[in-house]
The prediction has a mean pLDDT of 87. This is a predicted structure of a 330-nucleotide part of an RNA (large-subunit ribosomal RNA, domain IV) from Acidilobus sp. NCBI's taxonomy places the organism under Archaea, Thermoproteati, Thermoproteota, Acidilobales, Acidilobus.
Context: one part of a larger RNA
RNA sequence: CCCGGGCCAGGGAACUCGGCAAAUUGGCCCCGUAACUUCGGGAGAAGGGGUGCCUGCGGUCCUCGGCCUAAACCGGGGUCCGCAGGUCGCAGUGACAAGGGGGACCUGACUGUUUAACAAAAACAUAGCUCCCCGCUAGCCCGAAAGGGUGUGUACGGGGGGUGAAUCCUGGCCACUGGUGGUACGUGAAACCCGGGUUCAACCGGGCGAAGCGCCACUGAAGGCCGGGGGUAACCCUGACCCUCUUAAGGUAGCCAAAUGCCUUGUCGGGUAAGUUCCGACGCGCAUGAACGGAUCAACGAGGUCCCCGCUGUCCCGGCCCGGGGCCCC
Numbered sequence: 001c002c003c004g005g006g007c008c009a010g011g012g013a014a015c016u017c018g019g020c021a022a023a024u025u026g027g028c029c030c031c032g033u034a035a036c037u038u039c040g041g042g043a044g045a046a047g048g049g050g051u052g053c054c055u056g057c058g059g060u061c062c063u064c065g066g067c068c069u070a071a072a073c074c075g076g077g078g079u080c081c082g083c084a085g086g087u088c089g090c091a092g093u094g095a096c097a098a099g100g101g102g103g104a105c106c107u108g109a110c111u112g113u114u115u116a117a118c119a120a121a122a123a124c125a126u127a128g129c130u131c132c133c134c135g136c137u138a139g140c141c142c143g144a145a146a147g148g149g150u151g152u153g154u155a156c157g158g159g160g161g162g163u164g165a166a167u168c169c170u171g172g173c174c175a176c177u178g179g180u181g182g183u184a185c186g187u188g189a190a191a192c193c194c195g196g197g198u199u200c201a202a203c204c205g206g207g208c209g210a211a212g213c214g215c216c217a218c219u220g221a222a223g224g225c226c227g228g229g230g231g232u233a234a235c236c237c238u239g240a241c242c243c244u245c246u247u248a249a250g251g252u253a254g255c256c257a258a259a260u261g262c263c264u265u266g267u268c269g270g271g272u273a274a275g276u277u278c279c280g281a282c283g284c285g286c287a288u289g290a291a292c293g294g295a296u297c298a299a300c301g302a303g304g305u306c307c308c309c310g311c312u313g314u315c316c317c318g319g320c321c322c323g324g325g326g327c328c329c330c
Base pairs, nucleotide, nucleotide: 001325002324003323004322005321006320007319008318010316011315014314019311027051028050029049030048031047036041038165052087053086054085055084056083057082058081059080061078062077063076064075065074066073088092100309101308102307103306104305105304106303107301108300112124113123128163129162130161131160132159133158134157139150140149141148142147167295168294169293171226172225173224176223177222178219179218180217181216182215185214186213187212192207193206194205195204196203227245228244229243230242231241254288255285266282267281268280269279270278
C1' cells in the first nucleotide's frame, strides 16, 4: 500500500455528480396516528411507552386425584395470559435474527416482462377503450401444390392495427395520400367482330370493351394537417373591436421554460445567509395539445429530481486496533 473487519473527542453532509458507502431504525405487546383517496387504502403512517429475573396473587385451557357418578367445589401437575411487590446491570427482542422516517414534483396506473455475460427503465406487456377484416368451401397464416394451423372453433367467435386502469374528455380540416361506395360519360390490353393487307400469314385500321384510372361522393381512435400583416378604448399600457392577404382547415378544451422553450440562470413568488437544480405561478408556446391520445390521479416503483428530521469517518482530519495479502528471510 491492497482486501475484509472494529472503535473514535468536537462538529454533523461542510464530502460528492449524487449521503455513494457507512451509520441510524429494527422483533413482539400497548397507546396513538395527518393530508389525500378510486372509501379498499394511505398504516408498521408519524410519534410515544413497555420488554430480564425473583416472589405473591388472579384468570384461561389440558390433565390426575378426592367427595357417590355428572355438574359444582377442593387438592396435585402442566400450558398460556394478566396484575402487584421486589431485585441486578450502562444496557433485559442484553448474542443471533431484525423497516431509518417525513414533505413535494416528474414519469409509468397497478402485480408482471426484458438486453443469458456492462442497461431492469419513464422501454415491453397488461386489463380497459377503439378501428378494420371475416357468415365458414369465411378471414388471416404456413405451403409453387397436395395439404396443414387458427379449429373438430362459428361473430359474447377468430384474425389484424392503434391506444394503454379508473375519472373528465377527445375540437376543426376530405385539398393531398389511403380506404369504401357510385358512375350517364372519358380513357382503357388481349381475345372476338368488321375492313384493309398477305397466293396463307405476319401486319395495319375500326368496332366492342373488364379491372383500373379519370369523374362524383363518403371516410380521421385512416397516413396526415391545423396561417400572416396592419389599425383601434379621453395618461400610458393592453386590445374585447375593425381592415386586409391567404388556406382543405387555420390549434378548440386543456397543459407548459414541462423528459417538449432556442434566446435562458426568461420574469415573479417560495425555500437558503447565499439556489444554472427544485416547487408554485406567468405564457403570440424557437418547435405544447387531444387514442403518434389531452388533462387529472388514490395506490404502487431496487425508476428520475428537490427539500427536511434522525444518523453517521462521506468530510473537517486524521488516529488506533484485528484478520488476510503484498514485501523481506529461510